[in-house]
């Protein structure tokens, strides 16, 4: 110098599951925002869990100077799993994926 990963901005996409009950506070007054408490769901912010391998130990078996080897510990992943968080009408937010580049200079 190119390019490619990563990561963080900007646009766009973007699932799931009660606009639950009940007191509080606001307030003319519902109702919605908010706080508590109670049921009942949802997993695609975050977070926890580990399978096989691989490492370290092994009772104990065998064709035995070299092998196997339950089992204990370590290490290990997710879109799998737990639902702590967190969410459950619109908006917010969202794993994940798709695109993209500002200023300067030059005649261009």
């Nucleotide at each position: 110098u190119g390019g490619g990963g990563c990561g963080a901005c900007u646009c766009u996409g973007g699932a799931g599951a009660g606009a639950g009950g009940g007191c509080c506070a606001c307030g003319a007054a519902u109702c919605c925002c908010g706080g508590c408490c109670c049921c009942a769901c949802c997993g695609a912010c975050g977070g926890g869990g580990a399978a096989a391998g691989c490492c370290g130990g092994a009772a104990u078996c065998c064709c035995a100077c070299g092998g196997a080897g339950a089992c204990c510990g370590g290490u290990g992943a997710a879109u799998c799993u737990c639902u702590c968080a967190g969410g459950u009408a619109c908006c917010c937010g969202g794993a994940c994926a798709g695109a993209g580049g500002g200023g300067g200079g030059u005649g261009a």
The prediction has a mean pLDDT of 79. A computed fold for a 108-nucleotide RNA from an Acidimicrobiia bacterium, annotated as Glycine riboswitch aptamer. The source organism's lineage runs through Bacteria, Bacillati, Actinomycetota and Acidimicrobiia. Rfam family: Glycine riboswitch aptamer. Its family is annotated with glycine biosynthetic process in the Gene Ontology. Of the family's consensus pairs, 85% are formed in the model. It was read from a public genome assembly, where an Rfam model found it.